The prediction has a mean pLDDT of 78. A computed fold for a 151-nucleotide RNA from Firmicutes bacterium UBA5324, annotated as FMN riboswitch aptamer (RFN element). Of the family's consensus pairs, 100% are formed in the model. It was read from a public genome assembly, where an Rfam model found it.
[in-house]
RNA sequence: GGACGCCUUUGGGGCAAGGUGAAAAAGGGGAAACUCUUUUAAUUCCUGACCGGCGGUGGAAUGUGUCUGCACAUUGAGCCCGCGAGCCGCUUUGCGGUUGAUCUGGUUGAAGCCAGAGCCGACAGUAUAGUCUGGAAGGGAAAAGGCUGAU
Numbered sequence: 001g002g003a004c005g006c007c008u009u010u011g012g013g014g015c016a017a018g019g020u021g022a023a024a025a026a027g028g029g030g031a032a033a034c035u036c037u038u039u040u041a042a043u044u045c046c047u048g049a050c051c052g053g054c055g056g057u058g059g060a061a062u063g064u065g066u067c068u069g070c071a072c073a074u075u076g077a078g079c080c081c082g083c084g085a086g087c088c089g090c091u092u093u094g095c096g097g098u099u100g101a102u103c104u105g106g107u108u109g110a111a112g113c114c115a116g117a118g119c120c121g122a123c124a125g126u127a128u129a130g131u132c133u134g135g136a137a138g139g140g141a142a143a144a145g146g147c148u149g150a151u
Base pairs, nucleotide, nucleotide: 005147006146007145008144009143010142017047018046019045023040024039025038026037027036028035029034049131050130051121052120053083054082055081056080060075061074062073063072064071065070078119079118086098087097088096089095090094102117103116104115105114106113123134124133125132
């Protein structure tokens, strides 16, 4: 000085309420095609409601200390940058590809802050799904702690 090594643990949330009625069942009408009524009926449709993984990001905010210079700690973005999962392909311990969405005003030198209005959300199943069920008691970005002690 302290991992670029090893181990352990952790590691995703969400339809309140109302409307419609595909379809099915039961009953009735009709020669038949078909039709009427009732019941059940979408977290998928309509109105509305609700949710937001991980890291980074200003001299910001808050707190503590202070030699008043500053230092340290904590907090801060779904739509700014990157990552993860999912999906597709391949020569499959892996590699490549793909992968959504924001503006306006205010404060500030600078916004992730405040206010307002918007927008987005893998695959399979099923009445068309960000929220149900399933792959998944899976995988995982990464976080915390411990051990070793490289250089």